[in-house]
RNA sequence: GCAGAGAGCCGGAUGGCCGCGUGCGCAGGGUCCGCCCUGUGUGCGAGGAAAGUCCGGACUCCCUGAGACAACGGUGCCGGGUAACGCCCGGGCGGGGAAACCCGACGGAAAGCGCCACAGAAAACAAACCGCCCUGCCGCUCCGAAGGUUCGCCCAAGGAGAGACCGGCAGGGUCAGGAUGAAACGGUGGGGUAAGAGCCCACCGCACCGCUGGAAACAGGGGUGGCACGGCAAGCCCCACCGGGAGCAAUGCCAAAUAGGGCCUCCGCGCGGGCCGGUCGGGUCCGCCCGAUACCGCCGCUAGGGUUGUUUCACCCGAGAGAGGCCGGGUUGGCAGCUAGAGGCGUCUGGCAACAGGCGUCGCAGAAGAAUGGUCAUCGAACCUUGUCCCACGGGGCAGGGGGAACAAGAUCCGGCUUAUAGGCUCUCUGUGCAA
Numbered sequence: 001g002c003a004g005a006g007a008g009c010c011g012g013a014u015g016g017c018c019g020c021g022u023g024c025g026c027a028g029g030g031u032c033c034g035c036c037c038u039g040u041g042u043g044c045g046a047g048g049a050a051a052g053u054c055c056g057g058a059c060u061c062c063c064u065g066a067g068a069c070a071a072c073g074g075u076g077c078c079g080g081g082u083a084a085c086g087c088c089c090g091g092g093c094g095g096g097g098a099a100a101c102c103c104g105a106c107g108g109a110a111a112g113c114g115c116c117a118c119a120g121a122a123a124a125c126a127a128a129c130c131g132c133c134c135u136g137c138c139g140c141u142c143c144g145a146a147g148g149u150u151c152g153c154c155c156a157a158g159g160a161g162a163g164a165c166c167g168g169c170a171g172g173g174u175c176a177g178g179a180u181g182a183a184a185c186g187g188u189g190g191g192g193u194a195a196g197a198g199c200c201c202a203c204c205g206c207a208c209c210g211c212u213g214g215a216a217a218c219a220g221g222g223g224u225g226g227c228a229c230g231g232c233a234a235g236c237c238c239c240a241c242c243g244g245g246a247g248c249a250a251u252g253c254c255a256a257a258u259a260g261g262g263c264c265u266c267c268g269c270g271c272g273g274g275c276c277g278g279u280c281g282g283g284u285c286c287g288c289c290c291g292a293u294a295c296c297g298c299c300g301c302u303a304g305g306g307u308u309g310u311u312u313c314a315c316c317c318g319a320g321a322g323a324g325g326c327c328g329g330g331u332u333g334g335c336a337g338c339u340a341g342a343g344g345c346g347u348c349u350g351g352c353a354a355c356a357g358g359c360g361u362c363g364c365a366g367a368a369g370a371a372u373g374g375u376c377a378u379c380g381a382a383c384c385u386u387g388u389c390c391c392a393c394g395g396g397g398c399a400g401g402g403g404g405a406a407c408a409a410g411a412u413c414c415g416g417c418u419u420a421u422a423g424g425c426u427c428u429c430u431g432u433g434c435a436a
Stems, first nucleotide, its partner, number of pairs: 001432010012379007020045011047407001051418002054416005059247004064314007072243005077091005092106001093104004107238002112236002114232003129178002131174009140161004147154002186204006205227001206225004211220003251336004261327006267320001270301004275297001277296002279292005304317003343362008383402008
C1' cells in the first nucleotide's frame, strides 16, 4: 500500500434578524382571589433511531385471599447479570471462513398419532426393477424307432456324447454396485464367499456401563455390544419453567349537562323469629299494655353469588347478592396524572465480562387542532470537473471551478429487540505486497 474482521463515536457548523412552546424573575392590567392576559429579561426546547408497537417492566383501574388440577398463551444447551425479559455477558456444542472472526427456534423422534411432494427399484414391520452369482432345461455333435416322400430328403419320439464361452427360460441366493432424491437401513480398508453381506477383523461412528476433569452444559479415555433406534416436534404431542385482564383515550378531582332514563333474558325465589318499626284486633289509669302477623319493613339461616373452568379451605355478601344483552338522552371544558428517573457525566473499587457498589458533579422538552420554524451572511462533507505531479497502475497529493447534506421528528415513562440511515472519524486485530 491492498484485501478483510471487530469495537466505539459523529452525523452539517457559527453568527445576525424575525417568530413559536415552556420554566423563572420584573412591570402593567384584569379577577369569581384559585389565577389569567399583555410586555420585557433570562434559562431550556427531539433522535440514534424519537420509527415498528414486537418483548419485558414501572404506574393506574377492574378484581376477596391462598392452594391444587385443567384449559389457553409463551419460553427452551449451561452458568451468570438484571426490577424484569424472548434482552445482555461468559462458556459448551454444531456450522462457515486460510485467519481475524461470524452464524445457530440448540429440550425430547427408545410414549403415541401424523407427514415424507417430484424423482427413484425402493421413503420405513423394508423391498427386489436392473445388475452379480448358483442350479436345472433348451440352443451343439452323432445315432435314430414311427410317419411322409418327387427317393434328393422332410419331420421326429428317444438314446449317447460334449457342455469352455455366449444367449434364452424357470427356480433360488444376494443387497456390495445403479441413474434419483433434502434424506436410501452405519462409513473406509482388508479378509472371506458361488456371488455377496458386520459374515469376520482394524480404525472411525453409534448404543450401553464404569472412570477422570469441570460448578454445569460438556470433554477425554477405558470396557462391553456387531449395530438395534431414518428424517420432521418452524405438525399434533410429551417434559420442565413462566404467565390474571385492560391500558395515560389508564385513572382522580372540579365545572357543565341530565329524566340521573327505558327494557329483555338467565340462576334463585325456600325456612325460621313477633322482633322497643308499620299494619290489624282487643284493653286502658291515655303513659301504654296484650294478642295476631297474609302483606310492607327488620333480624337470622340456607339456596345462591364473589371476573377463564373445576375443586378445597378461609373470609365477605345473601333472598336478591349477581350474570349476560338491547335501546335512548346529555356533556365532551379545565386541572392533576406529566416527567428527578431502575437518570446523565466523571472517577475509584470488585468482576474475564454483562454488571454492581462508593464518591463527586449536572438539571436535561412537556405540547394538546399539538411549539422546536423562516430568512440572510460566512464556512462547508459527499459528488462532478480542469490543470499538474507522484505511483506498487488499484489509485493518491496539490491548486482551481461547480455543488450544497442520509434516515427521519416526541405525546405517561423506562429497559431491550428489530428495521431505516448519504457520508465521515478513532482504536484494535487478521492475511498479504513493497522497502530497510